[in-house]
RNA sequence: GGCAGAGUAGGCACCGUGCGUUAAGUGCCAAGGGAUGGGACGUGGCCUUUGGACGAAGGGCUGGACCCGCGGUGCGGUGCCGCGUUCGCUGUC
Numbered sequence: 001g002g003c004a005g006a007g008u009a010g011g012c013a014c015c016g017u018g019c020g021u022u023a024a025g026u027g028c029c030a031a032g033g034g035a036u037g038g039g040a041c042g043u044g045g046c047c048u049u050u051g052g053a054c055g056a057a058g059g060g061c062u063g064g065a066c067c068c069g070c071g072g073u074g075c076g077g078u079g080c081c082g083c084g085u086u087c088g089c090u091g092u093c
Stems, first nucleotide, its partner, number of pairs: 001093005010081009019071003028052007038087005058068003
């Protein structure tokens, strides 16, 4: 020097366990902030704050309390997918 590989934030599916169903959450828009392969920088990906718009599927049993659903719902586990520039790391020629 050539070639190959590892490794993020996250995403999808399944399982478990919760929350809501007297409507939070999720998703959408605007502005601000934050974190993000081993290092640096970085957003059109992610998280968060504020404001705004929109918006839902309940039912069964009933002594106790539970059960079945619904929600583009929280968390954990497993499998698969998985950084842009640049410098590194590993293997090999």
This is a predicted structure of a 93-nucleotide RNA (THF (Tetrahydrofolate) riboswitch aptamer) from Gelria sp. Kuro-4. Its Rfam family is "THF (Tetrahydrofolate) riboswitch aptamer". Gene Ontology term of the family: tetrahydrofolate metabolic process. The RNAcentral record of the sequence draws on Rfam. Its mean pLDDT, the model's own confidence on a scale to 100, is 85. Of the family's consensus pairs, 94% are formed in the model.